[in-house]
Context: one part of a larger RNA
RNA sequence: ACCAAUUAAGGGAAUUCGGCAAUUUAGUCCUGUAGCUUCGGCUUAAGGGAUGUCUAUCUUUGUGUAUUUUCGAAAGUUGUAUGCAUUGAUAGAUCACAGUAACGCGGAUGGCCCGACUGUUUACCAAAAACGUAGCCACGUGCUAAUCAGAAAUGACUUGUAUACGUGGUGAGACCUGCUCAGUGGUGGUGUCUCAAACCCUCUUUCAAGGGGGCUAAGGUCCAUCAAACAGCGGGGGUAACUAUGACCCUCUUAAGGUAACGUAAUACCUUGUCGUCUGAAUGGCGACUUGCAUGAAUGGUUUAACGAGGUUGUCGCUGUCCCUAGUUGGAGCCUU
Numbered sequence: 001a002c003c004a005a006u007u008a009a010g011g012g013a014a015u016u017c018g019g020c021a022a023u024u025u026a027g028u029c030c031u032g033u034a035g036c037u038u039c040g041g042c043u044u045a046a047g048g049g050a051u052g053u054c055u056a057u058c059u060u061u062g063u064g065u066a067u068u069u070u071c072g073a074a075a076g077u078u079g080u081a082u083g084c085a086u087u088g089a090u091a092g093a094u095c096a097c098a099g100u101a102a103c104g105c106g107g108a109u110g111g112c113c114c115g116a117c118u119g120u121u122u123a124c125c126a127a128a129a130a131c132g133u134a135g136c137c138a139c140g141u142g143c144u145a146a147u148c149a150g151a152a153a154u155g156a157c158u159u160g161u162a163u164a165c166g167u168g169g170u171g172a173g174a175c176c177u178g179c180u181c182a183g184u185g186g187u188g189g190u191g192u193c194u195c196a197a198a199c200c201c202u203c204u205u206u207c208a209a210g211g212g213g214g215c216u217a218a219g220g221u222c223c224a225u226c227a228a229a230c231a232g233c234g235g236g237g238g239u240a241a242c243u244a245u246g247a248c249c250c251u252c253u254u255a256a257g258g259u260a261a262c263g264u265a266a267u268a269c270c271u272u273g274u275c276g277u278c279u280g281a282a283u284g285g286c287g288a289c290u291u292g293c294a295u296g297a298a299u300g301g302u303u304u305a306a307c308g309a310g311g312u313u314g315u316c317g318c319u320g321u322c323c324c325u326a327g328u329u330g331g332a333g334c335c336u337u
Stems, first nucleotide, its partner, number of pairs: 002331007010323002014321001019318001027051005035042002038172001052094007061085007071076001095099001107316007114308002119131002135170007147156003173303004178233003183230002185226005193220002199214005234252005261295001262292001273289006
């Protein structure tokens, strides 16, 4: 020097990507509790005080003894005194640095993002914002159901019956969910056309084979319809009496041209956008603005109490993380034997 513990004056995150690690806090009783809220909660919010032992008084509960106590016919019951055990309160005293003295035992709090929540997962590098979930929606299915397994018999769903079962999407709740059916796909349609084999008619032909015509199912075509089906949701020019902007106008064009809401975002290239705020100082956090390279409405949009070994950023407390190292203990190691 190493490993594992442990202790450090003064400072207190200056360390570091980051308080990682370690401390702090801790039980019980009393008090007190902002703001938010789905009124249930968050909550042990936060914060403050107490806590050992002895004595006295009062007290809770159990039990024994005595009694000329009350009620009662009696059994018993009530009261008083007293013994033992036991609960709590108050007062006084007393010891220690320290009274949940050991063990055991929450640090607290603010902003934002994501996911509603409990739950599940990569046995052995990922526990999450991924999966699931209740709720919502669409589609299929009338029971000898649809779907699934099997060659079949038959079986699962189910000894269930549309308030059911199956498949797919979304993902509590709240407020909502705009426009487009041109493309792809689904559904419907006593219409038109097209359309195979078989069948009918016919030509060629000794036979076999072959040629032409007719009829026709599904499909295609055509017409509707469906976007919580797959998906998609423009460009140019001009214009208001400072400038700027453009309610307004013109034009090309599409199936329709992105509505509400949110927005420099887990999405923004330019970008460390600009402004405000937090700091001594912030490519940081939060709040705004927003022309959004390339947000956007169940491929869900926005918000949301509670919850989270989730992510990010502050504050208080606390500390050997650090200033800046040092000591101690145990081990291992080294040296000698």
A computed fold for a 337-nucleotide part of an RNA from an archaeon, annotated as large-subunit ribosomal RNA, domain IV. Its Rfam family is "Archaeal large subunit ribosomal RNA". The family is grouped with related families in Rfam's "LSU clan".